Predicted 3D model of a 90-nucleotide RNA (Glycine riboswitch aptamer) from Ramlibacter sp. WS9. The organism belongs to Ramlibacter, within Bacteria. The prediction has a mean pLDDT of 80. The RNAcentral record of the sequence draws on Rfam.
[in-house]
RNA sequence: UCCGCCGGGUCAGGAGAGAGUUCCCCAGCGGAACCGCCGAAGGCGCAGGCAGCAGCCGAACGCUCAGGCACAAAGGACUGACACAGCGUC
Numbered sequence: 001u002c003c004g005c006c007g008g009g010u011c012a013g014g015a016g017a018g019a020g021u022u023c024c025c026c027a028g029c030g031g032a033a034c035c036g037c038c039g040a041a042g043g044c045g046c047a048g049g050c051a052g053c054a055g056c057c058g059a060a061c062g063c064u065c066a067g068g069c070a071c072a073a074a075g076g077a078c079u080g081a082c083a084c085a086g087c088g089u090c
Base pairs, nucleotide, nucleotide: 003088004087005086007084009082010081011080012079013078018035020034021033022032023031024030036069037068038067042065043063044062045061048057049056050055
């Protein structure tokens, strides 16, 4: 230097679900509660895999604790690009 693994960072893209009812108010596309919903932060569970009897990994599947549900904002798994950090091989 190339390659591989991996970590966050920046930029771009990025779904779903009630303009529900009631109450409050500073009367605002605001706040709260209730019911109804969503799954793609996180969390939990299992399927499955590694392994071999003790553990590890663990999904875009399931549950919705959390989070979210007009527009906007924020968040957003994941994808792409860029540079950087760490480890390994040569």